Context: one part of a larger RNA
RNA sequence: GAGUAACGACAAGGGGUGUGAAAACCACCCCCGCCGGAAGACCAAGGGUUUCUGUUCGACGUCAAUCGGAGCAGAGUGAGUCGGCCCCUAAGGCGAGGCCGAAAGGCGUAGUCGAUGGGAAACGGGUCAAUAUUCCCGUACCAGACGUUACUGCGAUGGGGGGACGGAGAAGGCUAGGCGGGCCCGGCGUUGGUUGUCCGGGUAAAAGUAGGUAGGCCGAAUCUCCUGGCAAAUCCGGAGGUUCAAAGCCGAGAUACGAGACGAACCAGUUUUUCGGAACUGGGAAGCCGUUGAUGCCACGCUUCCAGGAAAAGCCUCUAAGCUUCAGGUAACGUGUGACCGUACCCCAAACCGACACAGGUGGUCAGGUAGAGAAUACCAAGGCGCUU
Numbered sequence: 001g002a003g004u005a006a007c008g009a010c011a012a013g014g015g016g017u018g019u020g021a022a023a024a025c026c027a028c029c030c031c032c033g034c035c036g037g038a039a040g041a042c043c044a045a046g047g048g049u050u051u052c053u054g055u056u057c058g059a060c061g062u063c064a065a066u067c068g069g070a071g072c073a074g075a076g077u078g079a080g081u082c083g084g085c086c087c088c089u090a091a092g093g094c095g096a097g098g099c100c101g102a103a104a105g106g107c108g109u110a111g112u113c114g115a116u117g118g119g120a121a122a123c124g125g126g127u128c129a130a131u132a133u134u135c136c137c138g139u140a141c142c143a144g145a146c147g148u149u150a151c152u153g154c155g156a157u158g159g160g161g162g163g164a165c166g167g168a169g170a171a172g173g174c175u176a177g178g179c180g181g182g183c184c185c186g187g188c189g190u191u192g193g194u195u196g197u198c199c200g201g202g203u204a205a206a207a208g209u210a211g212g213u214a215g216g217c218c219g220a221a222u223c224u225c226c227u228g229g230c231a232a233a234u235c236c237g238g239a240g241g242u243u244c245a246a247a248g249c250c251g252a253g254a255u256a257c258g259a260g261a262c263g264a265a266c267c268a269g270u271u272u273u274u275c276g277g278a279a280c281u282g283g284g285a286a287g288c289c290g291u292u293g294a295u296g297c298c299a300c301g302c303u304u305c306c307a308g309g310a311a312a313a314g315c316c317u318c319u320a321a322g323c324u325u326c327a328g329g330u331a332a333c334g335u336g337u338g339a340c341c342g343u344a345c346c347c348c349a350a351a352c353c354g355a356c357a358c359a360g361g362u363g364g365u366c367a368g369g370u371a372g373a374g375a376a377u378a379c380c381a382a383g384g385c386g387c388u389u
Stems, first nucleotide, its partner, number of pairs: 013031006032386004040366004046346002050344001051075006060068002080141002082342003086119003092113003098107003122139005142338002145335008153323002158318004166305004172298003177292005182203006188196001208257003215250003219244008228236002262287001266283007306309001352361002368380004
């Protein structure tokens, strides 16, 4: 220079009360404003206690601070079903032998790892200051093991099926959700009117079990034969014959049970209070109909196109060796088991990546109302904020 620029989005604050040494900033109440395909809610990654409670204000916070994602102390994360671990494989990695190479090492078979993919099973309500599909209540489901009973050809690392998949488009059947009415509860206007076709609030309910619908797929059963599936096969495949058109598979939703669990005003009681109120306990109503309707479900099902759109295991089936009074398998019932790790909190952000409490960046899910083609835009709901001078 200079007590100058700046104090990090122009979403916006105002009032009262309280606390306190001190209040523009903290707490509570009232009013106002902003977002609302987000500036709300929930995950993944990443972070790693930042969560909750008490306490403190030196430092940190672009001002102050009684406040804080700050300091100190204590507390908090509960799982057979969520995710991992586990089984399986992709790109890719490693790689017994092996091949190559002065050495180091490179490549690679059998294998073995490797999710961002495939593989068993849980929902609703309640609860803490802080966790909950984990605790509690209620109602379920799955997979091994063992036992009992009944029946019985079982058996794999091998064969076959299945798993199993692209883009686009259109139509149908539904549901979530919305809206209107009815129903239930409350209200009747401090200003002229408002007992009415008025106003405000509520009208919620899962998994599972049962049956198998809209619809989709496929001809089915049986007999004979065998050049195929590296051996075998009753399985798959192929060829031929007979009989029958209805057997089978997949499949939302609705319905019944689940289920009178939940449920507001209000009433009673207890505690507390800033005397406005707040918290807890008990009691406490309706809980239906119509309409609309998804980008969700049936279902990548159907149609169509060419660029022709993972693999393996679990699963089903077939036999080989072998076993065949056993073992093993199937069904029902019963008993018992289900370990370990993660689980707090932030997650379009003041907690992640940007040296910062940085106008930047960051994958997925949810998607209310009015107007609208719409996830645009505008205004609102739930919810969250007014961006720390």
Large-subunit ribosomal RNA, domain III from Halotalea alkalilenta, 389 nucleotides, folded computationally. NCBI's taxonomy places the organism under Bacteria, Pseudomonadati, Oceanospirillales, Halomonadaceae, Halotalea. Model confidence (mean pLDDT): 82 of 100. Its Rfam family is "Bacterial large subunit ribosomal RNA". Its family is annotated with ribosome and structural constituent of ribosome in the Gene Ontology.